Predicted 3D model of an 86-nucleotide RNA (c-di-GMP-I riboswitch aptamer) from Peptococcaceae bacterium BICA1-7. The source organism's lineage runs through Bacteria, Bacillati, Bacillota, Eubacteriales and Peptococcaceae.
RNA sequence: AGAAUAAUUUGGCAAAACUGCUGAAAAGCAGUGACGCAAAGCUAGAGGGUCUAAAGGCAUCCAACCUAUGACAGCCAGCUGCCUUG
Numbered sequence: 001a002g003a004a005u006a007a008u009u010u011g012g013c014a015a016a017a018c019u020g021c022u023g024a025a026a027a028g029c030a031g032u033g034a035c036g037c038a039a040a041g042c043u044a045g046a047g048g049g050u051c052u053a054a055a056g057g058c059a060u061c062c063a064a065c066c067u068a069u070g071a072c073a074g075c076c077a078g079c080u081g082c083c084u085u086g
Base pairs, nucleotide, nucleotide: 003085004084012037013036017032018031019030020029021028022027035074041079042078043077047076048075049072050071051070056066057065
């Protein structure tokens, strides 16, 4: 420098649910809690995908529909990296 991910120790993260707060919502934050995770670390102005639709568009009005400028990294992906083994 490149490759592999079987196992151990010390540790790390924390799904659902419930409570509180924020938000139009998706969702986020805090507490409780552990379903899981060897990248569940980082990246959502420069990949794909998913969720939401306040404002806006459409419409005579409402509904419906469309749209991200709002979100998701624990969907794939990209980047970085500890231990161990050969």
Model confidence (mean pLDDT): 77 of 100.